[in-house]
RNA sequence: UGGAGUGGGCGCAUGAUCGCUCCGGCCUCGGCCGGAGAGGAAAGUCCGGACUCUACAGGGCAGGGUGGUUCGUAACACGAACGUCGGGUGACCGAGGGAAAGUGCCACAGAAAACAGACCGCCUGUUUUACAGGCAAGGGUGAAAAGGCGAGGUAAGAGCUCACCGCCUUCAUGGUGACAUGAAGGGCAUGGUAAACCCGACCCAGAGCAAGACCAAAUAGGGAGAUGUUUGAGGGCUGCCCGCCCGAAAUCUCCGGGUAGGUUGCAAGAGGUGUUGGGCAACCAACAUCCCAGUGAAAUGAUCAUGGCCCCGCAAGGGGUACAGAAUCCGGCUUAUAACCCACUCCAUUUU
RNA sequence: GCACCAGUAGCUCAGCUGGAUAGAGCGCUUGGCUACGAACCAAGAGGUCGGGGGUUCGACUCCCUCCUGGUGCACCA
Numbered sequence: 001u002g003g004a005g006u007g008g009g010c011g012c013a014u015g016a017u018c019g020c021u022c023c024g025g026c027c028u029c030g031g032c033c034g035g036a037g038a039g040g041a042a043a044g045u046c047c048g049g050a051c052u053c054u055a056c057a058g059g060g061c062a063g064g065g066u067g068g069u070u071c072g073u074a075a076c077a078c079g080a081a082c083g084u085c086g087g088g089u090g091a092c093c094g095a096g097g098g099a100a101a102g103u104g105c106c107a108c109a110g111a112a113a114a115c116a117g118a119c120c121g122c123c124u125g126u127u128u129u130a131c132a133g134g135c136a137a138g139g140g141u142g143a144a145a146a147g148g149c150g151a152g153g154u155a156a157g158a159g160c161u162c163a164c165c166g167c168c169u170u171c172a173u174g175g176u177g178a179c180a181u182g183a184a185g186g187g188c189a190u191g192g193u194a195a196a197c198c199c200g201a202c203c204c205a206g207a208g209c210a211a212g213a214c215c216a217a218a219u220a221g222g223g224a225g226a227u228g229u230u231u232g233a234g235g236g237c238u239g240c241c242c243g244c245c246c247g248a249a250a251u252c253u254c255c256g257g258g259u260a261g262g263u264u265g266c267a268a269g270a271g272g273u274g275u276u277g278g279g280c281a282a283c284c285a286a287c288a289u290c291c292c293a294g295u296g297a298a299a300u301g302a303u304c305a306u307g308g309c310c311c312c313g314c315a316a317g318g319g320g321u322a323c324a325g326a327a328u329c330c331g332g333c334u335u336a337u338a339a340c341c342c343a344c345u346c347c348a349u350u351u352u
Numbered sequence: 353g354c355a356c357c358a359g360u361a362g363c364u365c366a367g368c369u370g371g372a373u374a375g376a377g378c379g380c381u382u383g384g385c386u387a388c389g390a391a392c393c394a395a396g397a398g399g400u401c402g403g404g405g406g407u408u409c410g411a412c413u414c415c416c417u418c419c420u421g422g423u424g425c426a427c428c429a
Base pairs, nucleotide, nucleotide: 001348002347003346004345005344006343007342008341009340012307013306014305015304016303017302018301020037021036022035023034024033025032026031039323043334044333046332047331048330049329050328051208052207053206054205058242059241060240061239063204064203065202066201068082069081070080071079072078084095085094086093087092097199098198102197103196104193105192106191119139120138121135122134123133124132125131126130147165148164150162151161152160166188167186168185169184170183171182172181173180174179212264213263214262215261222255223254224253225252226251227250234246235245236244257428258427259426271290272289273288274287275286276285277284278283308321309320310319311318312317353425354424355423356422357421358420359419362378363377364376365375380396381395382394383393384392402418403417404416405415406414
């Protein structure tokens, strides 16, 4: 200098004028003054929780979810560190229970797609254009062909034998663990697929702030159907069973009728910032300090000026400044995002 | 706001569960029939299976993610 990798930041600024929402104060009750007013994703609603209701007691079956290990966390389909395998020259990136418990599937091609088998081929014999027997090294098919490679061995061959590598079993050592290393033994048994059924481990009650609570207003407290009377309807909001709880003379469904109001839930929180300490890290603890949107499912804006930044242009000047918009609240993930900036690292080349 | 469903030819829908040929009806085009048209007969065209990624030898189908369209949910008696 060029090309890469990983992580992070910022998300135009200031002023003036005219407006909007909320809070506080004053007051002549109509205004005035002061303060606050979108995000890193507020989004998708994909996960996990808080909170609320359903009297969620409990157990079993079914159903759903997660998947290397150990930590972190309120919890997680999240994060951190580590481990194995795969990719990359490298920084680094990606994947994850089990296929030697069982079942299913593996089109076409091919001899054969899984208790093996034999098309071409190799070898032996005979009655030699053929038949019988032996073999699976080579060819061919396929996404995939029954350990790899070399030597010995043989009629030809073959883990048939041996060395190395792979695999399996056992033991030892190290590690919390995934796992790693070493030794001894086995002659190979174990093709792929579980984002097929399944097996194993762990987790899961449902509904959702239009939850729920209080107040107020209005009406025909109408009609039809079903079930039911302590021998138990109905409810316990994904199904079934046992059991339990609520619970009575009414309960449920449909049609019809009425209101389209207020308050609360509702913003001091698993909160922000800083310092110190612990930890490799995620994160945790202590102390100090701050108060920071709240709707009518409707506010958070518009215009102008000056200045940043980027692009085009010799210049004058011109153009651009993303994605987007809170609705009960938090922690994540995913997706969208103009331009710019920072830190660390790798590879190549050049110069000294 | 919350909950849920669907997307396959121009239109309406099968196929998907359990992976191995993308199909039907209507419509469209061409030819025939007819004096002409409709109907009828024959032939034909027309598909990124909403987009992307993954699993697999192989994806309309299984998994993940995004996009588009649609549906339901207030309270009282």
Molecule: RNase P RNA; transfer RNA
Organism: Desulforhopalus sp.